Predicted 3D model of an 83-nucleotide RNA (c-di-GMP-I riboswitch aptamer) from Desulforapulum autotrophicum. Model confidence (mean pLDDT): 75 of 100. Taxonomically the source falls in Desulforapulum (Bacteria, Thermodesulfobacteriota, Desulfobacteria, Desulfobacterales).
[in-house]
RNA sequence: UGCCUUGAAAGCCAAACCCAUCGUGAGGUGGGGACGGAAAGCCACGGAUCUUGCUUUUUGACGAAGAUGGCCGGGUUGCCUGG
Numbered sequence: 001u002g003c004c005u006u007g008a009a010a011g012c013c014a015a016a017c018c019c020a021u022c023g024u025g026a027g028g029u030g031g032g033g034a035c036g037g038a039a040a041g042c043c044a045c046g047g048a049u050c051u052u053g054c055u056u057u058u059u060g061a062c063g064a065a066g067a068u069g070g071c072c073g074g075g076u077u078g079c080c081u082g083g
Stems, first nucleotide, its partner, number of pairs: 003083002007079001012037002017032006035070001041076003045073003048068005054063001055061002
């Protein structure tokens, strides 16, 4: 250095819920809090789901603009144990 492997424990992240705040909304951010996580680091590229002050026209959707990276795939970087 490469490959395989181990771990949530040294260190790391932080679901639900609560408070504050931003947003029409899905949701975001900060604090508390831990269900979990080996990429639960980063990137909306493909799929999926969800939202709307928009579009259309009539209840849905081909569209537009967005949200989710802790839904799946892909790209990229990377910690520990042992071989």
Its Rfam family is "c-di-GMP-I riboswitch aptamer". Rfam's curators write: GEMM was predicted in a large-scale screen for bacterial structured RNA regulatory elements. Genes associated with GEMM are involved in a diverse array of functions, including chemotaxis regulation, signal transduction, secretion and chitin. Of the family's consensus pairs, 89% are formed in the model.